[in-house]
RNA sequence: GCUUCCGUAGCUCAGCCGGCAGAGCGCGUCCAUGGUAAGGACGAGGCCCGGGGUUCGAUUCCCCGCGGAAGCU
Numbered sequence: 001g002c003u004u005c006c007g008u009a010g011c012u013c014a015g016c017c018g019g020c021a022g023a024g025c026g027c028g029u030c031c032a033u034g035g036u037a038a039g040g041a042c043g044a045g046g047c048c049c050g051g052g053g054u055u056c057g058a059u060u061c062c063c064c065g066c067g068g069a070a071g072c073u
Base pairs, nucleotide, nucleotide: 001072002071003070004069005068006067007066010025011024012023013022019056027043028042029041030040031039049065050064051063052062053061
């Protein structure tokens, strides 16, 4: 330098056949226990890496950048 893939909650990821976003772990409150752990119920938490384009409408499609991983030279 070229090619491919990835970037979504504190962490690991799903959602990517376009219609105002989810799971597990973690966190908070409560229940429960003599108490703790485990367990149960409820809840908080992200405008989806940035910019532009297409569209009535974009996390999703297209382009450019930024960051990361792998391969080739």
Transfer RNA from Longimicrobium sp., 73 nucleotides, folded computationally. The RNAcentral record of the sequence draws on ENA and MGnify. It matches the Rfam family "tRNA". By type it is a transfer RNA. RNAcentral records the identical sequence in 2 taxa. The prediction has a mean pLDDT of 81. Lineage of the source: Bacteria > Pseudomonadati > Gemmatimonadota > Longimicrobiaceae > Longimicrobium.